[in-house]
Molecule: transfer RNA
Organism: Candidatus Woesearchaeota archaeon
RNA sequence: GGGCCUGUAGUAUAACCUGGCAGAACAUUUCCAUGGCAUGGAAGGGAUCCGAGUUCAAAUCUCGGCAGGUCCA
Numbered sequence: 001g002g003g004c005c006u007g008u009a010g011u012a013u014a015a016c017c018u019g020g021c022a023g024a025a026c027a028u029u030u031c032c033a034u035g036g037c038a039u040g041g042a043a044g045g046g047a048u049c050c051g052a053g054u055u056c057a058a059a060u061c062u063c064g065g066c067a068g069g070u071c072c073a
Stems, first nucleotide, its partner, number of pairs: 001072007010026002013023001020056001028044006049065005
């Protein structure tokens, strides 16, 4: 320098191919049960790597960039 793959809550992930309200788990906050802890139950907050394009509508499709992984030189 080139090819391919990946990037989503604090963590590890689903949805992507086939565009249609971003979901669940752990963690976290509040409340309830206990004398208290553990534990259990109820409720809440929090995310699509960045920019542009296509579209009524983009996490998803297209282009460019960034980061990581892998292969070739």